Transfer RNA from an Actinomycetota bacterium, 71 nucleotides, folded computationally. The sequence is in RNAcentral, with records from ENA. Its Rfam family is "tRNA". The family's RNA type in Rfam is transfer RNA.
RNA sequence: GCGGGUGUGGUGUAGCGGCUGCACGGGAGCCUUCCAAGCUCCAAGUUCGGGUUCGAUUCCCGACACCCGCU
Numbered sequence: 001g002c003g004g005g006u007g008u009g010g011u012g013u014a015g016c017g018g019c020u021g022c023a024c025g026g027g028a029g030c031c032u033u034c035c036a037a038g039c040u041c042c043a044a045g046u047u048c049g050g051g052u053u054c055g056a057u058u059c060c061c062g063a064c065a066c067c068c069g070c071u
Base pairs, nucleotide, nucleotide: 001070002069003068004067005066006065007064010024011023012022013021018054026042027041028040029039030038047063048062049061050060051059
């Protein structure tokens, strides 16, 4: 330099053109003599810019970061 892949709460991970799910972690409450465990609730997310679309996390283009391969 070229090609390919990935980018989703604090972390890991799923997802689909129509309300972003689950687990761990965090907070509050219940339970317990206390702790742990358990139960309930809450907060927290689609890398950035543009395009297509009634509607984009999803499709397209570009940028950035990381990973893989080639040179």